[in-house]
Molecule: c-di-AMP riboswitch aptamer (ydaO/yuaA leader)
Organism: Verrucomicrobiota bacterium
RNA sequence: UAAAUGGGCCCGCCUUCCUGCGAGCCCAUGCGGGGGGACCAAAUCCGGAGUGGAAUUCCGGACGGGGCGAACGGCAGCGGCGAACCGUUGCCAAGGCCACUUCUAAGGCCGAGCCCGUCAGCUAACCUCGUCGGCGAUUGGAAGGGCGAUC
Numbered sequence: 001u002a003a004a005u006g007g008g009c010c011c012g013c014c015u016u017c018c019u020g021c022g023a024g025c026c027c028a029u030g031c032g033g034g035g036g037g038a039c040c041a042a043a044u045c046c047g048g049a050g051u052g053g054a055a056u057u058c059c060g061g062a063c064g065g066g067g068c069g070a071a072c073g074g075c076a077g078c079g080g081c082g083a084a085c086c087g088u089u090g091c092c093a094a095g096g097c098c099a100c101u102u103c104u105a106a107g108g109c110c111g112a113g114c115c116c117g118u119c120a121g122c123u124a125a126c127c128u129c130g131u132c133g134g135c136g137a138u139u140g141g142a143a144g145g146g147c148g149a150u151c
């Protein structure tokens, strides 16, 4: 950390059995992710017309959407005929992390990447996937928990 618990099968090593160590497969439960009704929610953006000002409306244009994850959003520069759109750089920044847990003071770091393939709001029943890994990577204080030693 969702990444655990229990059971079954099988293989390798220790000469053999038990045991132990290591690898694989399957099942159940738990945990985590996704899909999936009703109800409810949502149904974009830019420019212009219009108006006292708005809205409805009209005209023209831009733009697929979703999932895991903290990794979202804004501003500015540059490039793409560019206001909407896309890419890129910089600065902010939602948010996340700093290793037993929580709070606290100071400080530091990240703010990515990958996947689905035009399809997914929520979501009962139901369907489906995962159950890996990592850790001296900052100190001070408080509380709690755990381990060890001694009596």
Base pairs, nucleotide, nucleotide: 004029005028006027007026008025009024011022012021013020030131031130032129033128034127035126040121044062045061046060047059048058049057064119065116066115067114068113073092074091075090076089077088078087079086080085095110096109097108098107100144101143102142103141104140105139106138